Notes:
Transfer RNA from a Clostridia bacterium, 74 nucleotides, folded computationally. Its Rfam family is "tRNA". Rfam classes the family as a transfer RNA. Rfam links the family to the GO term triplet codon-amino acid adaptor activity. Lineage of the source: Bacteria > Bacillati > Bacillota > Clostridia. The prediction has a mean pLDDT of 81.
């Protein structure tokens, strides 16, 4: 220098051939349970879906660029 992949909750990830309120596990907070801790159960908080544009009635999803990371070729 060239080709490709990934970026979604604190962490690990799912999701969608564009359309309800964006989800799971784990972690966190509160309550119940216990003599206490743990376990278990319930409830809750937590997200500009990396960033910026474009297409569209509508974008986490499609297109372009940027940034970061991974891998391949040279």
């Nucleotide at each position: 220098g060239g080709a490709g992949g990934c970026a979604u909750a604190g962490c690990u990830c799912a999701g969608c051939a564009g359309g309800u309120u964006a989800g799971a596990g784990u972690g966190c907070a509160u309550g119940c349970u216990u003599g206490a801790c743990g376990u278990g159960c319930a409830u809750g908080a937590g997200g500009u879906c990396a960033c910026a544009g474009g297409u569209u009635c509508g974008a986490u999803u499609c297109c372009u660029g940027u940034u970061g990371c991974c891998c391949c070729c040279a």